A computed fold for a 533-nucleotide part of an RNA from Flavobacteriales bacterium UBA6772, annotated as large-subunit ribosomal RNA, domain I. It was read from a public genome assembly. Its Rfam family is "Bacterial large subunit ribosomal RNA".
Context: one part of a larger RNA
RNA sequence: GGCGUAUGGCGGAUGCCUAGGCUCUCAGAGACGACGAAGGACGCGAUAAGCUGCGAAAAGCUACGGGGAGGGGCACAUACCUUUUGAUCCGUAGAUAUCCGAAUGGGGCAACCCGGCAUGUUGAAGACAUGUCACCUAGCAAUAGGGGUAAACCCGGUGAACUGAAACAUCUAAGUAACCGGAGGAAGAGAAAACAAUAGUGAUUCCGUUAGUAGUGGCGAGCGAACGCGGAACAGCCCAAACCAAUGUUGUUACGGCAAUAUUGGGGUUGUAGGACCACGACAUUAGAGACUUAGAGAAUUAGAAUUGUUUGGAAAGACAUACCAAAGAAGGUGAUAGUCCUGUAAAAGUAAUCGAAGUUAAUAUAGUGGUAUCCUGAGUAGUGCGGGACACGAGUAAUCCUGUAUGAAUCCACCGGGACCAUCCGGUAAGGCUAAAUACUCCUGAGAGACCGAUAGUGAACUAGUACCGUGAGGGAAAGGUGAAAAGAACCCUAAGUAAGGGAGUGAAAUAGAACCUGAAACCGUACGCCU
Numbered sequence: 001g002g003c004g005u006a007u008g009g010c011g012g013a014u015g016c017c018u019a020g021g022c023u024c025u026c027a028g029a030g031a032c033g034a035c036g037a038a039g040g041a042c043g044c045g046a047u048a049a050g051c052u053g054c055g056a057a058a059a060g061c062u063a064c065g066g067g068g069a070g071g072g073g074c075a076c077a078u079a080c081c082u083u084u085u086g087a088u089c090c091g092u093a094g095a096u097a098u099c100c101g102a103a104u105g106g107g108g109c110a111a112c113c114c115g116g117c118a119u120g121u122u123g124a125a126g127a128c129a130u131g132u133c134a135c136c137u138a139g140c141a142a143u144a145g146g147g148g149u150a151a152a153c154c155c156g157g158u159g160a161a162c163u164g165a166a167a168c169a170u171c172u173a174a175g176u177a178a179c180c181g182g183a184g185g186a187a188g189a190g191a192a193a194a195c196a197a198u199a200g201u202g203a204u205u206c207c208g209u210u211a212g213u214a215g216u217g218g219c220g221a222g223c224g225a226a227c228g229c230g231g232a233a234c235a236g237c238c239c240a241a242a243c244c245a246a247u248g249u250u251g252u253u254a255c256g257g258c259a260a261u262a263u264u265g266g267g268g269u270u271g272u273a274g275g276a277c278c279a280c281g282a283c284a285u286u287a288g289a290g291a292c293u294u295a296g297a298g299a300a301u302u303a304g305a306a307u308u309g310u311u312u313g314g315a316a317a318g319a320c321a322u323a324c325c326a327a328a329g330a331a332g333g334u335g336a337u338a339g340u341c342c343u344g345u346a347a348a349a350g351u352a353a354u355c356g357a358a359g360u361u362a363a364u365a366u367a368g369u370g371g372u373a374u375c376c377u378g379a380g381u382a383g384u385g386c387g388g389g390a391c392a393c394g395a396g397u398a399a400u401c402c403u404g405u406a407u408g409a410a411u412c413c414a415c416c417g418g419g420a421c422c423a424u425c426c427g428g429u430a431a432g433g434c435u436a437a438a439u440a441c442u443c444c445u446g447a448g449a450g451a452c453c454g455a456u457a458g459u460g461a462a463c464u465a466g467u468a469c470c471g472u473g474a475g476g477g478a479a480a481g482g483u484g485a486a487a488a489g490a491a492c493c494c495u496a497a498g499u500a501a502g503g504g505a506g507u508g509a510a511a512u513a514g515a516a517c518c519u520g521a522a523a524c525c526g527u528a529c530g531c532c533u
Stems, first nucleotide, its partner, number of pairs: 001532009015518001016482002020453002022450007029442002031149002039100003042055003046078001050074002061094006070082003105114003115133007135146004153184001154182005164171001168218001194201002205232005215223002236434003239378001243266010271412001273377004277371004286365002290361004296355002301349002308321004323340002325329001331343003383407008393419001414429005469476002489517001492504004
């Protein structure tokens, strides 16, 4: 030095575990904010660095309800308090709530500085206390509203490139990402100037299909409908105008009025046209804000069945024997695996705030028939030229929709559409507005589930984690879980420089479970012995 056997060190794999995650389901909630939010700074404890809680009334104050013996958070120690005159704790409703932050009296390098006015200390103050003082919109004013934040979903404005086309320019990616504005619990759309085709449908939205079809396309890459059918859910309405009236202003007057204009009220709302107007008839029908009453729901919560013995063991819930309950054999815990030990579970009970079906009452809203002379039925609109954009549709035979620019109708014997255009036919009534449900999403709350993970996994984060640390900054971003059933966490003695480390003693089932603590693989490093060299 090698090999072997035995036994250690180091190391932290593996196994087991789970306090945390991940993905969903069903309900709820879908906002918070000048009554000062979200998010922070600084404080508050007997002792107090971090987290949590709270705010100079500071790990808390008040009231009511619950509850019934300990309590003073994580946090295990000492001291001192508190509590059956009901604490701690749980629920509901309040009080307080420094400074910054939309931040709003002015300023500012956020958490700081400096003011005006009123009142008070006060008689006075270069002092202090309390209140108040930003801007925008509406309004004569009093006053009211707005501003900012927030995960996705939604609507609108602006709007890429990589990429694909095996290069690249039309095209694609894509109206995507990103940025900006705005709203709601949903948003948007929505009651036919719609589809269709000789038959009909009857607002919108969503799903399945039609269909990768018809089309579109350097007819390349690609893009990609609709009708119809089957479902989900269903709900329809209000103005403008004609006409009538009142009021104000203006003009005019023969001082009776008339006209214009503005505002308000009545009226009226549609395509087999409707309405005004004239005539007739009538108070029907349906809906219903709000209020009251009362079932019910609803917080903390109450109560909630049933087993013992022997045995192994440190420990019984195991084994054996023998009972019982079950509208409860879900689950978790307890010194190993418990229906009957504990918390619970099933089925019940209970109630504040609040919600609330139903009933009663009721503001209010809502209708018909005939006639057709006259009036009304949304104008810089529809349409058209030029230039763009949206439609599955790239200018194309290109209808339809939106619009920058230039023009510019008709008025029911009317107008628009049916994919150039014309005729016939058919469908509809634009240029005003509102509208639940079916649909999308989940920062958040409750209940539950998983052929999801189990500490190099699962969130980046099971632990003082967006922490430590890095970066001027935008930003980047970790590692780190497990003694034991119970601290019973090793009194005392010894070695030692020792508060290091170890050896005894003691605890414990176990200490090769000793805090560098479950198990404890390999690499790597020793010790003892045997054999070989």